[in-house]
Molecule: RNase P RNA; transfer RNA
Organism: Oscillibacter sp.
C1' cells in the first nucleotide's frame, strides 16, 4: 500500500414551531353532595439491536403446591467450566477447510439385537462372471517321453469389469496358482504403559484386521407434570342457582396401568355492558478494584430508563458533503436464529515495496 | 398475544416406515360428424413453496426462512 480475517461501539446530532402519551406538580376553570372527574397549564419522560421468529431456558399465575411405583412418550450427546437454567456461553481435544490469521462441525454406540443399501454387477455381507492353477472320462496331435481341447469336478479373492462401498495399503518371501500364509514399514480397533484433571495424545508394548446407515427402530447416559397474561384474582351487568338431553358409585377425573386421592360428569339451547388488579425496581444498568487464560463471580460507589388497550413515540424548516438501512414495546428476563443502508475503533494474517 | 395445522401439473388431491413422481378434470392432436357437443384413442405439461444439512440416494428425514388457514376472552 493491496488483499483477507476476528472482536467491539454506533444506528443521525444539534436549534426552533407545532401535535400525542404516561407519571408528578397547580392558590387556574368547569361539573359533582362526596369521593372525584373533564379541560387548561408547567414539569420529568417516551422503541430496538433485532422490539422479528416464537426456536429453546426460566421467572410469574391456576390446574389437585405437582403425589409413590413402573411403563410410554419428548429433548440433548466428545471433554472440562460458567449460569437461575438451557439446545446457550468459554476452554480445550478430535475431524474437516484454508499458505495463514481464522473458519466449521445434530462430535456417544454399528464388537447388544432387527431394519435397508434401487440401478448397475458374476457377488451387497456374502459371492467364482471372466481369467489363474491342479485334474479324472472322452478327443486329437506324436514312434515315444509328452502337448492340445470339449465339459465336469476341485483350488484361488492377485488381475478384469460393476458400484457410494467389494473383506487393511505398499514392497519382499513363498506357492501348482494364489492368499497377513509368512515378514518389514504404514493405517485402524482394543488392552496394558507413560503424560495430563479429562476427552486425548505417543519414535512405547501386546492382541487383533472388524462394510456403510442410528436427522431408520435401537441401545446406553442425562434432563423434563400439564396450560398459559386471551394465564390468573377481583369488583359489576343480566334469569336470584335457566332450559333440554344422555351417562352413572360396576361412573368420571388427577396421563397408560398399580397403590393413593378428590368429585356427580358430558353434550346442547338462551344469555354474555364494562372496569380494576396482574404492569414493570429487575437474575437490572454504569464505572472503578479483586479472582480467573476466559465465559463468569465478589465487592464499593454511583443511577432509574415506556407501560399504551383501538392503542403515543410524529411532522415542518435550518446547520452539519448525506440523512437513507432493517424495522415499531404489549406479562418480564437469560439466549439462539433470521433481516439490515452507512460510520468508527481495537487486534491479527499475507503479499509487496522502502528503511 | 398465544398455540396448532398446511403447501405436489392450470385446479382438486394421492404418494405412510427414502430407491425412475400420479389421479381425476382441464389443455392440445387424431378419429367420428354437414359441423359444434358428447363418444372413442393418444399426447404434453412439475424449481414437489424457498435455501442449507444428513445419506450413495430426499417430495418424503433435520434445521432455517417464506406464504396461507383453524383455535383461544363472560363463563354457570
Nucleotide at each position: 500500500c493491496g488483499a483477507g480475517g476476528a472482536a467491539a461501539a454506533c444506528a443521525g446530532a444539534c436549534a426552533g414551531u407545532c401535535g400525542c402519551g404516561u407519571g408528578g406538580g397547580c392558590a387556574g376553570g368547569c361539573c359533582g353532595a362526596a369521593a372525584g372527574g373533564c379541560c387548561g397549564u408547567c414539569u420529568a419522560u417516551g422503541a430496538g439491536g433485532a422490539a422479528a421468529g416464537u426456536c429453546c431456558g426460566g421467572g410469574c399465575u391456576c390446574c389437585a403446591c405437582a403425589g409413590g411405583g413402573c411403563a410410554a412418550g419428548g429433548a440433548u450427546a466428545a471433554c472440562g467450566g460458567g449460569u437461575a437454567a438451557c439446545g446457550c456461553c468459554c476452554g480445550c481435544c478430535c475431524a474437516g477447510a484454508g499458505c495463514g490469521a481464522u473458519c466449521u462441525g445434530a462430535g456417544g454406540a454399528a464388537a447388544a439385537g432387527u431394519g435397508c443399501a434401487a440401478c448397475a454387477g458374476a457377488g451387497a455381507u456374502a459371492u467364482a462372471c471372466c481369467g489363474c492353477c491342479g485334474u479324472a472320462u472322452c478327443c486329437c496331435c506324436g514312434c515315444a517321453g509328452g502337448g492340445g481341447g470339449c465339459c465336469g469336478c476341485g483350488g484361488u479373492a492377485a488381475g478384469g469389469g460393476u458400484g457410494g462401498a467389494a473383506a487393511g495399503g505398499u514392497g519382499a518371501g513363498g506357492u501348482a496358482a494364489g492368499a497377513g500364509c509368512u515378514c518389514a514399514c504404514c493405517c485402524g480397533u482394543c488392552a496394558c504403559a507413560u503424560g495430563g484433571g479429562a476427552a486425548c495424545a505417543u519414535c512405547g508394548u501386546g492382541a487383533c484386521g472388524c462394510u456403510g446407515u442410528a436427522a431408520a427402530c435401537u441401545c446406553u447416559a442425562u434432563c423434563c407434570g400439564g396450560a398459559g397474561c386471551a394465564a390468573c384474582a377481583c369488583c359489576g351487568u343480566g334469569a336470584u342457582u335457566g332450559g333440554a338431553a344422555g351417562c352413572a358409585u360396576u361412573g368420571g377425573c388427577c396421563u397408560g396401568c398399580c397403590c393413593g386421592g378428590c368429585c356427580g360428569c358430558u353434550u346442547c339451547c338462551c344469555a354474555g355492558a364494562g372496569g380494576u388488579g396482574g404492569c414493570u425496581u429487575g437474575a437490572g444498568c454504569g464505572u472503578g478494584c479483586c479472582g480467573g487464560c476466559a465465559a463468569c463471580g465478589g465487592u464499593a460507589c454511583g443511577u432509574c430508563g415506556a407501560g399504551a388497550u383501538a392503542g403515543a413515540u410524529g411532522a415542518c424548516u435550518g446547520u452539519c458533503a448525506a440523512a437513507u438501512a432493517c424495522a415499531g414495546a404489549a406479562c418480564c428476563c437469560g439466549g439462539c436464529u433470521u433481516a439490515u443502508a452507512g460510520u468508527u475503533u481495537u487486534g491479527c494474517u499475507c503479499g509487496c515495496a522502502u528503511c | 398475544g398465544a398455540u396448532c395445522c398446511g403447501g405436489u401439473a392450470g385446479c382438486u388431491c394421492a404418494g405412510u416406515c427414502g430407491g425412475c413422481a400420479g389421479a381425476g378434470c382441464a389443455a392440445c392432436u387424431g378419429c367420428c360428424u354437414u359441423u359444434u357437443a358428447a363418444g372413442c384413442a393418444g399426447u404434453g405439461g412439475g424449481u414437489c413453496c424457498g435455501g442449507g444439512g444428513u445419506u450413495c440416494g430426499a417430495a418424503u428425514c433435520c434445521c432455517c426462512g417464506c406464504c396461507g388457514g383453524g383455535u383461544c376472552a363472560c363463563c354457570a